Context: one part of a larger RNA
Molecule: small-subunit ribosomal RNA, 5' domain
Organism: uncultured prokaryote
RNA sequence: GAUUGAACGCUGGCGGUAUGCUUAACACAUGCAAGUCGAACGGAAACGAUGGUAGCUUGCUACCAGGCGUCGAGUGGCGGACGGGGGAGGAACGCGUAGGAAUCUGCCCAGUAGUGGGGGACAACCAGGGGAAACCCUGGCUAAUACCGCAUACACCCUACGGGGAAAAGAGGGCCUCUUUGAAAGCUUUCGCUAUUGGAUGAGCCUGCGUGAGAUUAGAUAGUUGGUAGGGUAAAGGCCUACCAAGGCGACGAUCUCUAGCUGGUCUGAGAGGACGAUCAGCCACACUGGGACUGAGACACGGCCCAGACUCCUACGGGAGGCAGCAGUGGGGAAUAUUGGACAAUGGGCGCAAGCCUGAUCCAGCAAUACCGCGUGUGUGCAGAAGGCCCUAGGGUUGUAAAGCACUUUUAAUAGGGAGGAACAUCUGCCGGCCAAUACCCGGUAGUCUGACAUUACCUAUAGAAAAAGCACCGGCUAACUCCGUGCCAGCAGCCGCGGUAAUACGGAGGGUGCAAGCGUUAAUC
Numbered sequence: 001g002a003u004u005g006a007a008c009g010c011u012g013g014c015g016g017u018a019u020g021c022u023u024a025a026c027a028c029a030u031g032c033a034a035g036u037c038g039a040a041c042g043g044a045a046a047c048g049a050u051g052g053u054a055g056c057u058u059g060c061u062a063c064c065a066g067g068c069g070u071c072g073a074g075u076g077g078c079g080g081a082c083g084g085g086g087g088a089g090g091a092a093c094g095c096g097u098a099g100g101a102a103u104c105u106g107c108c109c110a111g112u113a114g115u116g117g118g119g120g121a122c123a124a125c126c127a128g129g130g131g132a133a134a135c136c137c138u139g140g141c142u143a144a145u146a147c148c149g150c151a152u153a154c155a156c157c158c159u160a161c162g163g164g165g166a167a168a169a170g171a172g173g174g175c176c177u178c179u180u181u182g183a184a185a186g187c188u189u190u191c192g193c194u195a196u197u198g199g200a201u202g203a204g205c206c207u208g209c210g211u212g213a214g215a216u217u218a219g220a221u222a223g224u225u226g227g228u229a230g231g232g233u234a235a236a237g238g239c240c241u242a243c244c245a246a247g248g249c250g251a252c253g254a255u256c257u258c259u260a261g262c263u264g265g266u267c268u269g270a271g272a273g274g275a276c277g278a279u280c281a282g283c284c285a286c287a288c289u290g291g292g293a294c295u296g297a298g299a300c301a302c303g304g305c306c307c308a309g310a311c312u313c314c315u316a317c318g319g320g321a322g323g324c325a326g327c328a329g330u331g332g333g334g335a336a337u338a339u340u341g342g343a344c345a346a347u348g349g350g351c352g353c354a355a356g357c358c359u360g361a362u363c364c365a366g367c368a369a370u371a372c373c374g375c376g377u378g379u380g381u382g383c384a385g386a387a388g389g390c391c392c393u394a395g396g397g398u399u400g401u402a403a404a405g406c407a408c409u410u411u412u413a414a415u416a417g418g419g420a421g422g423a424a425c426a427u428c429u430g431c432c433g434g435c436c437a438a439u440a441c442c443c444g445g446u447a448g449u450c451u452g453a454c455a456u457u458a459c460c461u462a463u464a465g466a467a468a469a470a471g472c473a474c475c476g477g478c479u480a481a482c483u484c485c486g487u488g489c490c491a492g493c494a495g496c497c498g499c500g501g502u503a504a505u506a507c508g509g510a511g512g513g514u515g516c517a518a519g520c521g522u523u524a525a526u527c
Base pairs, nucleotide, nucleotide: 001527002526003525004524006523007522008521009520010519013375014374015373016372017371018370019368020367021333026331027330028329030328031327032326035078036077037076040075041074043071044070047069048068050065051064052063053062054061055060056059085286087284094211095210096209097208098207099206100205103203104202108199109198110197111196112195113194114193115192116150118148119147125140126139127138128137129136130135156165157164158163170191171190172189173188174187175186178182212258213257214256219249221247224246225245226244227243228242229241230240231239261283262282263281264280265276266275267274268273288309289308290307291306292305311322312321313320314319339365341364342363343362347361348359349358350357351356378408379407380406381405388399389398390397391396412468414463415462416461417460418459422454428448429447430446431445432444433443434442471516472515473514474513475512476497477496478495482511483510484509485508486507492499493498
């Protein structure tokens, strides 16, 4: 000199853009943060609509019917493995980079072949029972895209090449016909389902090289190193087991100890380097502590399950409940770090045909000079060089064109009015085309309609008035800037040299000056 996720002291007008527990991976009250689908299913607890009966207060109440709109609980599907968080552990194929072969991949895209015919249950519900609760038990009824056989097998898997094995589910819209008038059969279309091939995306595995400190850590290893056989996995492999051999690592630093998330990058520096790894992005590991598996395409799973432990809470003492390193917020620790806010309008995600629902992701708002950037606190004129202050050789000098006065301007702030853009869709309606037996449905195009949390938006215009807006540090040298008074080795200053013991430009105050400026200094830290 540059820099910071800074803090402290004094001071403080506005706006934009960023950033905001670096400490206790300490403990957490409360609310929210993952649901959705009735176009898979049986249904109907609540609300509304419809019809009926009764009562009256004449538009309400009660009851009944029917699932019309919808829908609590339940079965079922998909999603809760993404998104969000903090960095404890880990010196490692964890990360970075360059490669590799022995793999899997829901949803998505393209292709091929199918979607035939049956069965038995279990919830919900009803009845009974236990328990303080959490919840649980028994009996009975029932549906499905839930579950299980049978058939079939282009491709698929196994094979001794003879053969053997393995699948599925329907739902919505529309229409024609009927001497079964139906929740029908049939046709059609859309979405689904099964098997398989290829792709895309994502994931698992292996290897070369690189990636801290310590030798006041020199030897370390027994599934250890290799082979055979078997098991296991989606997959190679001591990954695991049995047997056999005795290997494999190490001064090119093994082993041990300490420290640490890694990277793109950030800061500094002319560079080489050095230090760091906040925000943003990629990867990793973690989710009260330790262990385990289940389900699933994917987890050994933050807001899932089981066991053990510590802690907290409820209890009828028999037993139960919990996990903010999600967003806010509380206590504690600390020099120190914000609101128990708004909205799904946009972007994105989950589910759904869609409407839509959910989304503390996200977008916004609030707080903080925490940082960077921009603007303002007036402009011109004005010497009697006013008064006052300070100094003085008592003449004057300086503050100082500074103020006052006069003439202007109105950025920003204040008040009032106007006012973009972030909005593209989706749905619905009209028209045209495709599909089709079909003027339906569905799909494509086109025109209209509709959707804003922020928001009293940005921006523009008008009104009044200099009106509402300057401090901080320093002045001995380094280092820009000097005098007076007080003090008297005292009180004190200090980054280094040093200053102060009676004229201190170095302490304290004042006047003046210098430097930065909504900041200025100090402390800490890096180069």